[in-house]
Formats: sequence, C1' cells, structure tokens
RNA sequence: GCCGACGUAGCUCAGUGGUAGAGCAAUUGCUUCGUAAGCAAUGGGUCGUCAGUUCAAUCCUGACCGUCGGCUCCA
Repeated sequence: GCCGACGUAGCUCAGUGGUAGAGCAAUUGCUUCGUAAGCAAUGGGUCGUCAGUUCAAUCCUGACCGUCGGCUCCA
C1' cells in the first nucleotide's frame, strides 16, 4: 500500500428496514441472627462519526475514525 471482518448498556452479545433487547454486573426490596445463594423490581443507550437513499435507518449506500486478521514489497 491492498483486501476482509467487526464497532449496539459497565462487560459479553442478539436484533439486519417499522416502539432497541438478553445474560452477567450495579441499585433497592423480600428472605436470613448475619453473609452468601435464591426471588422480585428499578436504573443505565444520541446503536463509532459525518453524509446519502427511504414515508421510515441499529439495519441499505459512501467517506472517515478505531480494533482484529490476511496479502504484498512488485509495476
């Protein structure tokens, strides 16, 4: 330099055009003499950034940024 995959809650991930979710973690409550475990509830997101397409974009298109992997040193 070229190619590909990925970027969504604190962490690991799902969702792939039509109201953003799960598990774990956090907080509160119940339970217990107390702790852990268990049960219930609550909070937490401008879906990497900017544009485009669309009635409507986390999802499709382009550019950029970041992470990971592969190829090349040749014109």